[in-house]
Context: one part of a larger RNA
RNA sequence: GCCUACGAGUUGUCCGGCAGGGCAAGGUUAAGCCCCUCAGGGGCCGAGCCGAAGCGAAAGCGAGUCUGAACAGGGCGUCAGUCAUGCCGGGCAGACGCGAAACCAGGUGAUCUAUCCAUGGCCAGGGUGAAGUUCCGGUAAAACGGAAUGGAGGCCCGAACCGGUGUCCGUUGAAAAGGGCUCGGAUGAGCUGUGGAUAGGGGUGAAAGGCCAAUCAAACCUGGAGAUAGCUCGUUCUCCCCGAAAUAUAUUUAGGUAUAGCGUCGGGGUAAGGACGGGGGAGGUAGAGCACUGAUUAGGCUAGGGCCCUUUCCCGGGUACCAAACCUAGACAAACUCCGAAUGCCCCCGUUUACUACCCGGCAGUCAGCGGGCGGGUGAUAACGUCCGUUCGCGAGAGGGAAACAACCCAGAGCAUCGGCUAAGGUCCCCAAAUCCGGACUCAGUUGAGAAAAGGAGGUUGGAUUGCCCAGACAACUAGGAGGUUGGCUUAGAAGCAGCCAUUCCUUGAAAGAGUGCGUAAUAGCUCACUAGUCGAGCGAUCCGGCGCCGAUAAUUUUCGGGCAUAAGUCCGGUACCGAAGCUGUGCGAUUCCCCGAGCAAUCGGGAGAUCGGUAGGGGAGCAUUCCAGUGGUGUUGAAGCGGUGGCGGGAGCCAGCGUGGAACGACUGGAAGCGAAACUGUAGGC
Numbered sequence: 001g002c003c004u005a006c007g008a009g010u011u012g013u014c015c016g017g018c019a020g021g022g023c024a025a026g027g028u029u030a031a032g033c034c035c036c037u038c039a040g041g042g043g044c045c046g047a048g049c050c051g052a053a054g055c056g057a058a059a060g061c062g063a064g065u066c067u068g069a070a071c072a073g074g075g076c077g078u079c080a081g082u083c084a085u086g087c088c089g090g091g092c093a094g095a096c097g098c099g100a101a102a103c104c105a106g107g108u109g110a111u112c113u114a115u116c117c118a119u120g121g122c123c124a125g126g127g128u129g130a131a132g133u134u135c136c137g138g139u140a141a142a143a144c145g146g147a148a149u150g151g152a153g154g155c156c157c158g159a160a161c162c163g164g165u166g167u168c169c170g171u172u173g174a175a176a177a178g179g180g181c182u183c184g185g186a187u188g189a190g191c192u193g194u195g196g197a198u199a200g201g202g203g204u205g206a207a208a209g210g211c212c213a214a215u216c217a218a219a220c221c222u223g224g225a226g227a228u229a230g231c232u233c234g235u236u237c238u239c240c241c242c243g244a245a246a247u248a249u250a251u252u253u254a255g256g257u258a259u260a261g262c263g264u265c266g267g268g269g270u271a272a273g274g275a276c277g278g279g280g281g282a283g284g285u286a287g288a289g290c291a292c293u294g295a296u297u298a299g300g301c302u303a304g305g306g307c308c309c310u311u312u313c314c315c316g317g318g319u320a321c322c323a324a325a326c327c328u329a330g331a332c333a334a335a336c337u338c339c340g341a342a343u344g345c346c347c348c349c350g351u352u353u354a355c356u357a358c359c360c361g362g363c364a365g366u367c368a369g370c371g372g373g374c375g376g377g378u379g380a381u382a383a384c385g386u387c388c389g390u391u392c393g394c395g396a397g398a399g400g401g402a403a404a405c406a407a408c409c410c411a412g413a414g415c416a417u418c419g420g421c422u423a424a425g426g427u428c429c430c431c432a433a434a435u436c437c438g439g440a441c442u443c444a445g446u447u448g449a450g451a452a453a454a455g456g457a458g459g460u461u462g463g464a465u466u467g468c469c470c471a472g473a474c475a476a477c478u479a480g481g482a483g484g485u486u487g488g489c490u491u492a493g494a495a496g497c498a499g500c501c502a503u504u505c506c507u508u509g510a511a512a513g514a515g516u517g518c519g520u521a522a523u524a525g526c527u528c529a530c531u532a533g534u535c536g537a538g539c540g541a542u543c544c545g546g547c548g549c550c551g552a553u554a555a556u557u558u559u560c561g562g563g564c565a566u567a568a569g570u571c572c573g574g575u576a577c578c579g580a581a582g583c584u585g586u587g588c589g590a591u592u593c594c595c596c597g598a599g600c601a602a603u604c605g606g607g608a609g610a611u612c613g614g615u616a617g618g619g620g621a622g623c624a625u626u627c628c629a630g631u632g633g634u635g636u637u638g639a640a641g642c643g644g645u646g647g648c649g650g651g652a653g654c655c656a657g658c659g660u661g662g663a664a665c666g667a668c669u670g671g672a673a674g675c676g677a678a679a680c681u682g683u684a685g686g687c
Base pairs, nucleotide, nucleotide: 001687002686003685004684005683006682011093012092013091014090015089016088017087018086019085021083022082023081026050027049028048032044033043034042035041036040054061055060064076065075066074067073096234097233099231103224104223105222106221107220108219114198115197116196117195118194119193120192121191122190123188125157126156127155128153132149133148134147135146136145137144161185162184163183166181167180168179169178200216202212203211204210237622238621239620240619241618242617247260248259249258250257251256261366262365263363264362265361266360267359268358273353274352275351276350277349278348279347280346281345287339288337289336293333294332297329298328299327300326302323304322305321306319307318308317309316369394370393371392372391373390374389375388376387377386378385399410400409401408414588415587416586417585419584420583421582425578426577427576428563429562430561434575436574437573438572439571440570441569447565448564455550456549459547460546461545462544463543464542465541466540467539468538476534477533478532479531480530482507483506484505487501488500489499513528517526518525589612590611591610592609594607595606596605597604598603623676625673626672627671628670629669630668631667633665634664641660642659643658645656646655647654648653
């Protein structure tokens, strides 16, 4: 892991509600007793309980009563109950099942281990050589020195023994702590045998919270005990109808709960609800504005101030400084408003449409939400961020599209169908349908998914305005481009061309600047403007669009989903087709409202309409298992069970036949439950 078996809303009582039932102003017995009996059933007993009258604190009154001055108003009353059964819930009990960490009580443990007590045992070999002693030297005597002797030590080296330093192996081990190599102690606070002592908030501890039997921040066993678990997990057959919430308030509350909101079921409910149209109304948002409150730019005007000048003082003058108020122009605001929508909201009328709103009662679930659009706060006009409002969706929603992709686009799946039409999106191939039609753009594989700016450019295309032009434009080529003059000043020089000045003038001329650039030390030289000729038709400038180009760097291999495509890219227009569980055709089913028929009713049959996605959850109808009662059956001419096969039913399931099996078992009507398994790291067995 698989298979098989077992495995979770039960029972008692009290309370509320619903259903069908008995009796009814009544209903009903409890304990107990009697009778019959296989189980079990029948009867007696009226104690008690509920109800039949309430209201008031009470006196009390009474279908009323209390309050009150009230014959007012208001409060509570006046409208059938009760008993048993079943079902749905609630309280109390273990209360759907399994699960703690723990707490307490009584016991069992020191054969492991910690410490202690008593009594025994053990420590190869080698080394070092303390004190003391003896002799010699030495001294007045000592001290002291030397040699020998001696054999001390939590001394040294190192086996047994005790340990456990480092590393490798082992890690479903050979072993629930080991093996190899290495290492520490090894006459000591040493090691060890035997017997004994200390016990659980207790012991023992050279102290690590260590150890106290492979268990220790409080041992183990049994009990209280089914402790408690606002937590996690699991919770077993089918079909039908409806169908949420992730919010508010409160909470030693925040992953719990209560009440409300939202769901469902029953009863009531004739119009209050929804949608649309019309009419009326409140309001201060978007926008806008600057009339208020603030904030704000430039200019003007002008108090006050600064600075400068003047001044013995008092005065006074200037100002390209700061600046109130005021004026002109410009412009900002959630907590500004002279203004002011659209939506939404409230009321009335009309049309249309559901047993809708709403009320009473039973049962819930929900209190972690999330994404998109729009309006905002917060954040960084960040976040698959966070917090509100509003709407749609996912949640609880399948189908088609977006390559793939809860939420985006289209669209809400009762079932069947080898029918049809469409939506989004598509129509070269993968891949269903146009290599469709008309016009234009792009040459970058831009693009055909998605992301890029400031800025740059005779890319290309369209438009607008304007200038020149057959009296010849633009480009190119040929030629000219002069004189006063080297203008004046400055300067070492300044001659068109360092710099400064200038009504930058005049002449000749077709034209030629007191000079556009290069150049020289300064000249020179080259060139431009300008002019003529050649040529012969368009040539410039500015602005606004379309599509492209550069700007453009990311880490394993490239890519539009791929192939590929010059359209099969982009823009505009058109026609056709494809395309979904949408719509529709045909057949069938279910639910529900209405109508018709039958029936006392429950209900059944027929017709038309609408409806039939669905998690939590509410409601309804059924299937199956075991047992019981009654009725009626099957079986050795083969029961149940088991294995194939066939058939029936919307499903749970049911039936038949064959084989196996070898003795019991169905059906119907009711009743009662140890009543349905895929999940619990479930329990047990098997493989």

A computed fold for a 687-nucleotide part of an RNA from a soil metagenome, annotated as large-subunit ribosomal RNA, domain II. Its mean pLDDT, the model's own confidence on a scale to 100, is 86. It matches the Rfam family "Bacterial large subunit ribosomal RNA". Rfam links the family to the GO terms structural constituent of ribosome and ribosome.